Predicted 3D model of a 1393-nucleotide RNA (small-subunit ribosomal RNA) from an uncultured bacterium. RNAcentral holds the sequence, with entries from ENA. The prediction has a mean pLDDT of 84.

[in-house]
C1' cells in the first nucleotide's frame, strides 16, 4: 500500500465485501513445560454456613476462665483456699470503627474534568511556639438481692470506682455590643473597655523523668462552598419557571446563599437549543488510526454515588454511616403465636439467570493500616499458594550422517516412471524439558536482651540472639535413556498452497463473487502442498482500510443533491486614508496539567514477557511582561461600491375605462332540393315537419388572423386588437448631491401556470364525467356523433408542475469572431444609409481551463471570495404514525421494520426497430410451367406389432445415411447354440494341411470311417495350417455429437472479415474500411492521419466456342483407283482425335465523367466489356448435424448389451403430409414407313450374326480387354392412314389366367412378358415453387449400385420458348446513420391482473 462484485466491453458515481489490528470474550478440535498478567460483561437476583474491626489492666471498680506461687486438707496426687503473682470473660471509660475492602443501581449534574477563588469556612489523630494543669462535688454500669419473658431482651432495690459526668476559682482565647487606628478590597489585622467562658491524671524510680490533660497562635493534612471553560441522542419535544427571580427581615450552617419562613416588587430562563423524552457514573487511559479522528471506560490510579427499597436524625474533628440507631415497605428465617431476629454490591462459598468467569486454601513473615508506653494483640487491606492455554512471553518434543532414492500409500501410464522422500530403517552424537535422587537461597529490615562511645537523654554505631506463609520453592548438581511430548484451519478468485475417487442442482459448501444437473482443483473422503503452532479455527465486538459525513479531507447541468421567485430581522461576511485601544492574533518567562501509562536511553531476573531507575513533552488552562501589520474597537477623513438628482429613452410590464372587424353558434324571414355530416371504411346523428348550400337582419359570448422575429418586456409564475387615464421598473448621456448608507440571509412576509374549492353572474365555442356509434378476442381506450362540471368576469381559498438553463444570489479576474434588440459617440453625407468606438440586453461558434463523459466556454459547469439551501446505495416511501395548514382535495414537515448486491451516469461495439437515406438477389413486379385434387412410387409422422433396427426434425429432416432389405446386408424379435471366443497377439501339447463317405438336426453344431502323410533342416528342430488347454485379453452399430478429432450442411460465392505501425481517445475503442464518383465485388479512381500488408473478390485451373502448328490409327476421304459397304488401296487437305500454341486487353475511334476511375456507341472479330459453364466457400455463426462411414476420451456390459444358426421384421395401415412418375387428352392417341445424337459401359463381361418364341427371352456361337467389336433401333421430329370430344382407339390403377428371367430359395417380398380385366382422374380450394437463354418446357440415351431389381440419383445430347415497365410493397442480404432501460441480442427485455 489495495482487492472482489453492476457491463458483451469501458470510464465514473455508488453501495456490498475482503486482507489488518484488538478483546475481562464464548464454542469447536487438540494440547508438553516454565514465567508474568488476568478471571460474573447476564440477575443493583436471593442467600445456608465459616471469616471480614478491634484494642488498652500504664484511664477504673474488679476476678467468671487458664496459669504460677503460697497456705489448708489428707487418700501423696488429688481437692480446697488465697487478686498475691502472670494475666483476663463481662463491664465503666478511651481511640478506632467516617479509613481500608465492594459494587456502577442512579446521576446529563459544578457529578466529573480542568483553571482559578473563599476578606464566606471546618480540621482528631502529628509537628512547631507559649501558657497551664488550683479547689471542691453528685451519679452510674459492674458485682448483690428480687421479679416479668418460650426467646430476644427487661423492671425493682441496695452498693461502688475512674481520664465519666458537675460546680467554684484562674484567661494574653473565644462569642456579643461599642470606640478608634490599619489595609485596593465586603465578616482582614490591631488596640481598649463590658458580660460570659478551661483542665485528668497514669506509670516508673525515689535524682528526676517519660506520658497524658487544658488554652491560645501557627503548620501539615484532609475536606466544605463558589465561578469561568469544557463533557450524551432527539425539534416528530418550542415554550418552560410561583420559592419561581430579586429585594427587606428573621431563622438555620462550619460556612455563603429562597438553604428555610413572613412581606414586597414581576421577574428569571428559551433557537448559542430552555423544558420534555431516551440514554450514561466521570476522568487519567485502552484499543484503532499516518494523523486529525472513531470506539470504549475490565484489571491499576483519582473522584462521585450507593450499600434489600424508601425517609430520618442521633453520636462525632469527621457520617446523615456497608458489616451503627429509628420509622415505612417488600422478602427470609424463629416462637410456647404473646411476640422477636436479619441484610455477602466485603473474602470464600451455594442457588438463579446466561454462551460465560475459579478455592467454603496458607500467613500475619513481608508492605500498611487500627489500638497499646512497650511486648504485643487484630487486620479474606495484604503477601502468597489452589484452579482456568482467558492473554502475553519464552522453552522444548532432538541434531548430524543416510539411496537399494527401499517397503507401503496416492497419482500417472503404450512402455519406462513420479510422489511422499533423507522421511523411514539403520550409524553416530547431545539431554534442554519431564522423572529419580542430593544440595539449597535472596527476600531480615526491626524488636527484645548485652555492650560500647559521643557528659547524659533522644538518636547513631558494633556484638551475640530470635523471626519465612511461599518452601525443600526458585536456583545448583548428578543419574538413565532419543528416550516423556502435534496439532488445527485452510488449498476456484480475492489468497500462499492439486491431484485421484465418489455424489449429479442431490447431498452439501459459501465472508463476497458464486460452486453443485456424470469428467466438480469449489460438496464428502483419500493422498500431497503451503499456513500457523501448544495452539488453531469459527463467532461477536471495535477502530481501520471508508476521501462512505470529507476540519485534515467530498459533492449538487445529466449519477443522490440548488429551496418556484422575491423582498428581509437576527445572524455571517464587507471599498480607500489617517488615528486610539491592545479583545482576536504573534511572543518571551512563570505556575500547573497527580501517580501510574505510552515515548527515548539505561539497569534487575540466562532472554523475553514483567519489573525498576533517569528523562521528555507538542497541546490545554491560568498568571505576568512585549509587539501592532492583519481582524476588531474609537475619532476623523475620502469617492472608485451603493443611493439621489437632472436630460433622454425602448417596451405585448402591472391595473382600470372605452371603443373595434374578423370567424363561430343560434334565431327570423329569402331562394333552393335531397341529402347533410363524419371516417382507414362505416355507423350513431341532422334533414320532405326543408336540413346542408347561399343572400339579407338580429342576439350571444369568447379569443384577437397578418405584423410576429432563438425579437420585446418582467424577479419568477407570466403577458399580444386599438385609445385613454393611474403606475413599477430598466437602459443610456450628465457627474450636482449623500458618503460605505453594501452583500447574502435561518425563522418570517409577499407574489405563484393549470387543474380544484366556496358565494354570485355569464356561457358562443371547446370539452373531464356521461350517453350512443365503431375497431377489437375484449376495448370501461386511441377515431366519430353529443354533452354536464369547468374554461369567462367579480369576491374568497388552494400553494402544487419536467414551477427547466433539470444549472441559487452577488463581486471581481481570465482570447477572440459572428448575429441581433435598446442607448450614446466619432467619421461621413443636403439626408438617409455605409465604416469606426462604446454601454446595456438576447443568441451563436470557439482559445485556455475544467469535466466520467457529452459538454460548458466573460450570460462559465473557468479563476478566486462572501452568504443560504440541499446530497450520502436501491427498494420500502415522499409512505406510516405525530405536528402545523387547508372548507375539502390535499400540503409541508417526514420514519422503522423488512428485503436486494445491486440501482445508477456518460460513452462504446453489435444485435434489433411496423426509423430514415443508398444499393443486390427469379426478392417482388412481367411472363413460362409445375405442386396443392385423381391414381401409383418412394420418403416421413402416427398408429399397430414379437419387431416393425437406428440415424436426419423450420428455411439448412422427409426419392435424406441407403450408389439398389427375398437369404446374405441386419445392427431389430422369436427360439436353438457357443463362451480365450466368428476376428488379433504370446505360451504348452497333439496333428500336416486337406479330402471322401455315413449318420442326427430347421441350421448352427455335433456323432462315427476312410483317404492323405506335403515343405525347409546343421537331423536338434522349424514355417504355414488344423485341433485342445491355460491366462493375459478379444468383442461391443452399447451411452454420451453437450467431453472430441475428422468430415458435412447453412448464412453465402454474400462482400465482406482482419493485421502492423503511426494518430486520436483517461479508456472500451475509433481510424485505415467513412466521403464523391464507378463497379459483380472493400473492384477502380480521386479525396482525406492515415500508410502499408494479409485472408476473400479477381486472375491463375478445367470444359466448350475460332485459328494455326505436330501427329494421321482403329478416325477422316476433296481429287486418284476399287467396293454392296472408306470395303481396300493410296493421301492425311477437310471432319476428328489431343498435344502445342495464337486470340479478348476497355488495346481503338466517338462521346459522357473531374482530363481520373469508369460508363454508353462504334468499327474490328468466332467471341466484347466476369465470353458461357463448372472448380474454388474469407473471420466467423447455428452446444447445427454425424461416436452407426472411420478414429477417439470417459462410463457401462462379459456363460452377456459378445458371436453363431434358422424363421420373421425392417414391406404392416383407420390417417396426415413431403417429393416424383402417370394422366385427365386432338399442340393429342393410334399403326405403319422414314431420318438425325451425345456421352457412356463391357471378361464371373458386352455379347453380333443365324435359328426358334406373339413376346419376355432361350439355344448356338463369331467379335471385342476396345476412336476397331458389342451394349445400340434414340426419342420427340418428318410423312400417309385411323380416332372425331366420349371416361372414348383417352388414362392406366387393380385383379385374373399362362409364361420368362436372376437367384440355394421369389410365400410374406423381386423384376420382365402375353392375353383378359379397365378405377379414380374431364386442368385441381386456401396456399405454394421452380426458370431471365441454348435457360424454361418438352424429349428420348447412357452409367454408378446390383446375381436380380429405378418412376429414384449422376451425366449426355435432340427440339426449343415467353417476359423483365421498374423497385412501392412480400422474403432475404450489403453499407452509411438514428433510437434503445436489449447483449441467450425482439423468439429480447419488461408492465399489470
Nucleotide at each position: 500500500a489495495g482487492a472482489g462484485u453492476u457491463u458483451g466491453a469501458u470510464c465514473c458515481u455508488g453501495g456490498c465485501u475482503c486482507a489488518g489490528g484488538a478483546u475481562g470474550a464464548a464454542c469447536g478440535c487438540u494440547a508438553g513445560c516454565g514465567g508474568g498478567a488476568g478471571g460474573c460483561u447476564u440477575a443493583a437476583u436471593a442467600c445456608a454456613u465459616g471469616c471480614a474491626a478491634g484494642u488498652c489492666g500504664a484511664a477504673c471498680g474488679g476476678u467468671a476462665a487458664c496459669a504460677u506461687g503460697a497456705g489448708a486438707g489428707c487418700u501423696u496426687g488429688c481437692u480446697c483456699u488465697u487478686g498475691a503473682u502472670g494475666a483476663c470473660g463481662a463491664g465503666u471509660g478511651g481511640c478506632g470503627c467516617a479509613c481500608g475492602g465492594g459494587u456502577g443501581a442512579g446521576u446529563a449534574a459544578c457529578g466529573c474534568g480542568u483553571a482559578c477563588g473563599c476578606g464566606a469556612c471546618c480540621u482528631g489523630c502529628c509537628c512547631u511556639u507559649a501558657a497551664u494543669u488550683g479547689g471542691g462535688g453528685a451519679a452510674u454500669a459492674g458485682c448483690c438481692c428480687u421479679g416479668g419473658g418460650a426467646a430476644a431482651c427487661u423492671g425493682g432495690g441496695a452498693u461502688u470506682a475512674a481520664u465519666g459526668c458537675c460546680c467554684c476559682a484562674u484567661a494574653g482565647u473565644a462569642u456579643a455590643u461599642g470606640u478608634a487606628u490599619u489595609g485596593u478590597a465586603g465578616g482582614g489585622a490591631u488596640a481598649c473597655a463590658u458580660a460570659u467562658u478551661a483542665a485528668a491524671g497514669g506509670a516508673u524510680u525515689u535524682g528526676a523523668u517519660c506520658u497524658g490533660a487544658u488554652u491560645a497562635a501557627g503548620g501539615a493534612u484532609g475536606g466544605g462552598c463558589g465561578u469561568g471553560c469544557g463533557u450524551g441522542c432527539u425539534a416528530u419535544u418550542a415554550g418552560c419557571u410561583a420559592g419561581u427571580u430579586g429585594g427587606u427581615a428573621a431563622g438555620g450552617u462550619a460556612a455563603c446563599g429562597g438553604c428555610u419562613u413572613a412581606c414586597c416588587a414581576a421577574g428569571g430562563c428559551g433557537a448559542u437549543g430552555a423544558u420534555a423524552g431516551c440514554u450514561a457514573g466521570g476522568g487519567g487511559g485502552c484499543g484503532u488510526g499516518a494523523g486529525a479522528g472513531c470506539g470504549u471506560g475490565a484489571u491499576c490510579c483519582c473522584c462521585c454515588a450507593c450499600a434489600c427499597g424508601g425517609g430520618u436524625a442521633c453520636u462525632g474533628a469527621g457520617a446523615c454511616a456497608c458489616g451503627g440507631a429509628c420509622c415505612c415497605g417488600a422478602c427470609u428465617c424463629c416462637u410456647a403465636c404473646g411476640g422477636g431476629a436479619g441484610g455477602c454490591a466485603g473474602c470464600a462459598g451455594u442457588a438463579a439467570g446466561g454462551a460465560a468467569u475459579a478455592u467454603u486454601g496458607g500467613a500475619c513473615a513481608a508492605u500498611g493500616c487500627c489500638c497499646g508506653c512497650a511486648a504485643g494483640g487484630g487486620u479474606g487491606a495484604u503477601c502468597c499458594a489452589g484452579c482456568c492455554a482467558u492473554c502475553c512471553c519464552g522453552c522444548g518434543u532432538g541434531c548430524a550422517g543416510g539411496a537399494a532414492g527401499a517397503c507401503g500409500g496416492c497419482c500417472c501410464u503404450a512402455u519406462g516412471g513420479g510422489u511422499u522422500g533423507u522421511a523411514a530403517a539403520c550409524u553416530g552424537c547431545u539431554u534442554u524439558u519431564a522423572u529419580u535422587a542430593g544440595g539449597g537461597a535472596a527476600g531480615a529490615a526491626c524488636g527484645a536482651c548485652c555492650u560500647u562511645c559521643a557528659u547524659u537523654a533522644a538518636u547513631g554505631a558494633g556484638g551475640g540472639u530470635g523471626u519465612g506463609a511461599c518452601g525443600g520453592u526458585a536456583c545448583c548438581u548428578a543419574a538413565a535413556g532419543a528416550a516423556u511430548a502435534a496439532g488445527c484451519a485452510c488449498c476456484g478468485g480475492c489468497u500462499a498452497a492439486c491431484u485421484c475417487c465418489g455424489u449429479g442442482c442431490c447431498a452439501g459448501c459459501a465472508g463476497c463473487c458464486g460452486c453443485g444437473g456424470u469428467a466438480a482443483u469449489a460438496c464428502g473422503g483419500g493422498a500431497g502442498u503451503g499456513g500457523c503452532a501448544a495452539g488453531c479455527g469459527u463467532u461477536a465486538u471495535c477502530c481501520g482500510g471508508a476521501a462512505u459525513u470529507a476540519u485534515u479531507g467530498g459533492g449538487c447541468g445529466u449519477a443522490a443533491a440548488g429551496c418556484g421567485u422575491c423582498c428581509g430581522c437576527a445572524g455571517g461576511c464587507g471599498g480607500c486614508c489617517c488615528u486610539u485601544c491592545a479583545a482576536g492574533u504573534c511572543u518571551g518567562c512563570u505556575g500547573u496539567u497527580a501517580a501510574a501509562a505510552a515515548g527515548u536511553g539505561g539497569a534487575g531476573c540466562u532472554u523475553a514477557a514483567c519489573u525498576c531507575c533517569a528523562u521528555c513533552g507538542u497541546g490545554g488552562c491560568a498568571g505576568u511582561g512585549g509587539a501592532a501589520a492583519c481582524u476588531g474597537u474609537u475619532g476623523g477623513g475620502c469617492u472608485a461600491g451603493a443611493g439621489u438628482g437632472u436630460g433622454g429613452u425602448a417596451g405585448g410590464g402591472g391595473c382600470a375605462g372605452a371603443g373595434g372587424g374578423a370567424a363561430u353558434u343560434c334565431c327570423c324571414g329569402g331562394u333552393g332540393u335531397a341529402g347533410c355530416g363524419g371516417u382507414g371504411a362505416a355507423a350513431u346523428g341532422c334533414g320532405u315537419a326543408g336540413a346542408u348550400a347561399u343572400c339579407g337582419g338580429g342576439a350571444a359570448g369568447a379569443a384577437c388572423a397578418c405584423c410576429a422575429g432563438u425579437g420585446g418586456c418582467g424577479a419568477a409564475g407570466g403577458c399580444g386588437c386599438u385609445c385613454u387615464g393611474c403606475u413599477g421598473g430598466g437602459c443610456c448621456a450628465u457627474a450636482a448631491c449623500u458618503g460605505a448608507c453594501g452583500c447574502u440571509c435561518a425563522u418570517g412576509g409577499a407574489c405563484g401556470a393549470a387543474a380544484g374549492c366556496c358565494a354570485g353572474g355569464g356561457g358562443a365555442g371547446c370539452g373531464a364525467a356521461a350517453g350512443g356509434g365503431a375497431u377489437u378476442a375484449g376495448a370501461u381506450a386511441c377515431c366519430c356523433c353529443u354533452g354536464u362540471a369547468g374554461u369567462c368576469c367579480u369576491g374568497g381559498c388552494c400553494g402544487u408542475a419536467a414551477a427547466c438553463g433539470a444549472u441559487g444570489a452577488a463581486c471581481a479576474c481570465u482570447a477572440g469572431g459572428u448575429g441581433u434588440c435598446g442607448g450614446g459617440g466619432g467619421a461621413a453625407u443636403c439626408g438617409a444609409c455605409c465604416c469606426c468606438c462604446u454601454c446595456g440586453g438576447u443568441g451563436u461558434c470557439g482559445u485556455a481551463g475544467c469535466c466520467a463523459a457529452c459538454g460548458c466556454g466573460u450570460u462559465a459547469a473557468g479563476u478566486g471570495u462572501u452568504c443560504c439551501g440541499c446530497c450520502u446505495g436501491g427498494g420500502g416511501a415522499g409512505u406510516a404514525c405525530g405536528c402545523a395548514c387547508g372548507c375539502a382535495a390535499g400540503u409541508g414537515u417526514g420514519a422503522a421494520a423488512c428485503u436486494c448486491a445491486a440501482a445508477g451516469g456518460a460513452a462504446u461495439u453489435g444485435a434489433c426497430g411496423g426509423g430514415g437515406g443508398c444499393c443486390c438477389g427469379c426478392a417482388c413486379a412481367a411472363g413460362c410451367g409445375g405442386u396443392g385434387g385423381a391414381g401409383u412410387a418412394u420418403g416421413u409422422g402416427g398408429u399397430u406389432u414379437a419387431a416393425u433396427u437406428c440415424g436426419a426434425u423450420g428455411c439448412a429432416a422427409c426419392g435424406c445415411g441407403a450408389a439398389g432389405a427375398a437369404c446374405c446386408u441386419u445392427a431389430c424379435c422369436a427360439g436353438g447354440g457357443u463362451u480365450u471366443g466368428a476376428c488379433a497377439u504370446c505360451c504348452u501339447g497333439c496333428g500336416a494341411a486337406u479330402c471322401u463317405c455315413c449318420u442326427g438336426g430347421a441350421a448352427a453344431c455335433g456323432g462315427g470311417a476312410g483317404a492323405g502323410u506335403g515343405c525347409c533342416u546343421u537331423c536338434g528342430g522349424g514355417a504355414a495350417c488344423g485341433c485342445a488347454g491355460u491366462g493375459a485379453c478379444a468383442g461391443g452399430u452399447g451411452g454420451u455429437g453437450c467431453a472430441u478429432g475428422g468430415c458435412u450442411g447453412u448464412c453465402g460465392u454474400c462482400a465482406g472479415c482482419u493485421c502492423g505501425u503511426g494518430u486520436c481517445g483517461u479508456g472500451a475503442g475509433a481510424u485505415g474500411u467513412u466521403g464523391g464518383g464507378u463497379u459483380a465485388a472493400g473492384u477502380c479512381c480521386c479525396g482525406c492521419a492515415a500508410c502499408g500488408a494479409g485472408c476473400g473478390c479477381a486472375a491463375c485451373c478445367c470444359a466448350c466456342g475460332u485459328c494455326u502448328u505436330u501427329a494421321g490409327u482403329u478416325g477422316c476421304c476433296g481429287g486418284c483407283a476399287u467396293u454392296c459397304a472408306g470395303u481396300u488401296g493410296g493421301g492425311c487437305a477437310c471432319u476428328c482425335u489431343a498435344g502445342a500454341g495464337a486470340g479478348a486487353c476497355c488495346g481503338c475511334c466517338g462521346g459522357u465523367g473531374a482530363u481520373a476511375a469508369a460508363c454508353c456507341g462504334g468499327a474490328g472479330g468466332a467471341a466484347g466489356g466476369u465470353g458461357u459453364g463448372g472448380a474454388u466457400g474469407a473471420c466467423g455463426u447455428c452446444a447445427a448435424g454425424u461416436c452407426a462411414u472411420c478414429a477417439u476420451g470417459c462410463c457401462c456390459c462379459u456363460u452377456a448389451c459378445a458371436u453363431c444358426c434358422u424363421g420373421g421384421g425392417c414391406u404392416a395401415c383407420a390417417c396426415a403430409c413431403g417429393u416424383a412418375c402417370u394422366a385427365c387428352a386432338a399442340u393429342g392417341c393410334u399403326a405403319c414407313g422414314g431420318a438425325c445424337a451425345a456421352a457412356g459401359g463391357g471378361c464371373a463381361g458386352c455379347a453380333a450374326a443365324c435359328u426358334c418364341g406373339c413376346g419376355a427371352g432361350a439355344g448356338c456361337u463369331a467379335g471385342c480387354a476396345a476412336a476397331u467389336c458389342c451394349c445400340a433401333u434414340a426419342a420427340a421430329c418428318c410423312g400417309u392412314g385411323g380416332c372425331u370430344c366420349a371416361g372414348u382407339u383417352c388414362a392406366g390403377a387393380u385383379c385374373g389366367u399362362a409364361g420368362g428371367c436372376u437367384g440355394c430359395a421369389a410365400c410374406u417380398c423381386g423384376c420382365c412378358u402375353a392375353c383378359g380385366u379397365g378405377a379414380a382422374g374431364g386442368a385441381g380450394g386456401a396456399a405454394u415453387c421452380g426458370c431471365u437463354a441454348g435457360u424454361a418446357a418438352u424429349c428420348g440415351c447412357a452409367g454408378g449400385u446390383c446375381a436380380g431389381c429405378a418412376u429414384a440419383c449422376u451425366g449426355c445430347g435432340g427440339u426449343g420458348a415467353a417476359u423483365a415497365c421498374g423497385u412501392u410493397c412480400c422474403c432475404g442480404g450489403g453499407c452509411c446513420u438514428u433510437g434503445c432501460a436489449c447483449a441467450c441480442a425482439c423468439c429480447g427485455c419488461c408492465c399489470g391482473u